[in-house]
Parts: sequence; structure tokens; C1' cells
RNA sequence: GAAGUCGGCCGGGCAAUCGCUGCGCUCUCGUUACGAGGGCGGGGAGGAAAGUCCGGGCUCCUGCGGAUGACGUGCCAGGUAACGCCUGGGGGGCGCGAGCCCACGGAAAGUGCAACAGAGAGCAAACCGCCUAAGCUGCUGUUCCGAAAGGAAUGAUGGCCGGCAAGGGUGAAACGGUGCGGUAAGAGCGCACCGCGUCGGUGGCAACACUCGACGGCAUGGUAAACCCCACGUGGAGCAAGGCCAAAUAGGGAAGUAGCACCAGCUGCAAGGCGAGGUGCAGCGUCGAUCCGCGCGCGCUUCCGGGUAGGCCGCUCGAGGCCCGUGGUGACGCGGGUCCUAGAGGAAUGAUUGCUCUCGACAGAACCCGGCUUACAGGCCGACUUCAACU
RNA sequence: GCGCCCGUAGCUCAGCUGGAUAGAGCACCGGCCUUCUUAGCCGGUGGUCGGGGGUUCGAGUCCCUCCGGGCGCG
Repeated sequence: GAAGUCGGCCGGGCAAUCGCUGCGCUCUCGUUACGAGGGCGGGGAGGAAAGUCCGGGCUCCUGCGGAUGACGUGCCAGGUAACGCCUGGGGGGCGCGAGCCCACGGAAAGUGCAACAGAGAGCAAACCGCCUAAGCUGCUGUUCCGAAAGGAAUGAUGGCCGGCAAGGGUGAAACGGUGCGGUAAGAGCGCACCGCGUCGGUGGCAACACUCGACGGCAUGGUAAACCCCACGUGGAGCAAGGCCAAAUAGGGAAGUAGCACCAGCUGCAAGGCGAGGUGCAGCGUCGAUCCGCGCGCGCUUCCGGGUAGGCCGCUCGAGGCCCGUGGUGACGCGGGUCCUAGAGGAAUGAUUGCUCUCGACAGAACCCGGCUUACAGGCCGACUUCAACU
Repeated sequence: GCGCCCGUAGCUCAGCUGGAUAGAGCACCGGCCUUCUUAGCCGGUGGUCGGGGGUUCGAGUCCCUCCGGGCGCG
């Protein structure tokens, strides 16, 4: 200098004027709750506010119960309020490298699937090919026995019955690889090395690793983002949650406790009481379904408010930001200091002008956080890698 | 705020439990018929299966993510 990898940061700036919005102080006016207007002061979008894909806080609901089911997650350890996130490690893949990527439990429980091609596709198979040792047999040569018919031995060459899985060929995938021996030809058939599996040993919290030892000739092909099995996890709803105040309308409403009602029957002169037996209990319940269980409903006791329109709260100080120290490889934890930084409710954050620069992307809060994912003009900083040249 | 569905040719739709050339009707183009047009008959063109990534031997189909459109509930 070129090419690249990883991490972090910024997201036009300054000023003036006029607006909008909520906060504090103050003045005036009005009100059921509450508010309206004026003045002054200071505040007012993001790294993703987005998608709503995960996890939590908060709030309410039968206390959120049991079983099946459903759904989610899936190497190990740690971090965290929690997670499907993050960190570190293991294994696999890619890259010369810095680094990057991985839904990465189980296919030696079961069921299913694999088009086409191919001989054969799942307790494999034999198309081409290789072989003729053994068995049966055709033709034929030679030798021997015999007068002949014929018989015996042996050789060559075919066929049948067979053997093989080395080679060819098909396929995404064909039941370990290379070499030597062996054989009729072959084959883990035998052996050596490599690979694989089981058990043990060593190291590690573990996943796992090993130039370790013994055993096993190899059994266990792929697919679980197919059903399934295993382990772990998940109650539901959502700020229109929910609470308070309160014009109007209706007549009940709220809290607590507890099964209750009717009947047979028993008792009693009666009113009434008991009632373990019988019958009934619809329907509703915050919510994927079914079953079981439970609650409300019906009874009793106590209390007096109810709640529409509307208003207020919830609402922003929070698992918070920044700095320092400290423990940890790290995510992160602990301690100290410091700061307050939008909270509307038809929904504010804008417009004009001037100066300036490298002419400005994606995009706008709505209960709040932690993540993930996606969009993004341009720019800055740090660490590292490879190549080239020079010293 | 919560939940669900859809996207395949210019248009309307099929496509099963993954299997190979992704089909049908209308439209379009060419030919036949007719004096010509329509209708009819014959043949043909036309597809990033919304985009990207993954699983698999193989993806329109299964999984993840994004984009666009629609519906329902409070």
C1' cells in the first nucleotide's frame, strides 16, 4: 500500500422568531368528579421507537388441583428476574488466515418412507462377468484287459447342477479401506496397517478427548424440520389489565360462612323439631379439548349503597444511565460515587429565516423492561489476518 | 392488544401423506372453416410456485425468517 475479519460509536451542527405538548411557580375564572385561560422558567423520539418472534415485571381471574393430551426446547458448563438470549468450552463443516456457520438428544424400542434407474433398496441380490475343484452327463483322444461285444484308467473340450461377490454397470445411497497370503475362482477366509464398536484406564465438573490397554472380524446404511421414544419446561388473560370518584336509569348489591331444597319417615295435643333414607340441583366458571375433582348458583349471617356518561389513578425512578474500584478467561456479579433523561389520550415533538459542513439514510414513543430478527445515506475509532514492496 | 388465514400463467383456481415434464378453464398467437367476423375444430406460447435461507438423495408441499393482502375477537 492492497484485500479482508471482528468489535465499538455517531446518525447533520449552531442561532433567532412563531407554534404544539405535558411539568413547576404564579394570577384570574369556573366545577359532580374535575378543570379552563394568561404570564414566567426549564423538558420534549430511536438505534432500531418497527416486526410482535421469544422471555419477564405488573394486574386481574376458582387457589394457578389431578390424569391424558397439546405445544415448545434439545451437545456440556455457566450467566441472568427469565428466555428459544448471552458467555466459555466440546464435536462437526467452510476459509491460506484473522475468523465464520451448525434445530448438535435417540435410527444396536416400534411403525413408515426412498420416485426414476438398476440383477438387487433393507433378516439384500446375481445382469454382464470370474470359476469347473467336488457331483451328474454329451462328444472325443490315448493306454490297458478282452477273440469280439464291452469294460477300466486317464486327458482335452462342452452342458447341467452349482460356487463367487474381486471387477464392470445403476443409483443420492449397494452391508468397511489398502496390501499380502490363500483359493478352482473368490470372499475378514487368514494376517498386517488404517477405520469402527464394546469394556477398562488416564485427563476433564461435564460434553468429550487420548501416541493408552484388552477384546470383537465388522454386527450398527439414510431419514425423527415423518410418526414416535427420552429428558426438561409451560395455568389463563392482557393497561380496552385493573383500581378510585361519580350526573343518569333499573332494583337489588357487597362481604363472610356453609351444601341446600322438597319428600318418605320419626317425635309432639298443637305450633314446631329431627331427618344418617329417597329425589332434585338447570345453568354458569379467565377460554385448545376430554374425564375426574372444585367453585358460583339454592340456604344462613352481617352491612348499605350501586354504577352508565364523564373524570382521576395505573404512567414512568427503572432487573435504569454514566464513572471509579474490585472478583471472574468471559457473559456477568459486588461495592462506592454521580445523574434524572417524553408520558399524550384524536393523540405534542413542527414551521420560517440566517450561517455552516463531508448536503443528511432507515424511520415516529402509547404500561414498562431483557433479547432476537429485519430496515438503514454516510462517517469515525480500535484490534487482528493475508499478500506485495522496502528497511 | 390478541388470534387466524391466504399468496401457483395476464385472470380465476387444482396440485393428496415430499417423487421429478407443475396442470385446468378463460385470455393470447397460428392454422382450418366462412365472402368477412363471431361461434366451432386443431395446434402452440406463457410459471424466479410472494422473496431469502435451511432439512432432505429430492421442496409448490416440511421448518425458520422477511414482504404483501385479508378476516375475526375484546
Molecule: RNase P RNA; transfer RNA
Organism: Gammaproteobacteria bacterium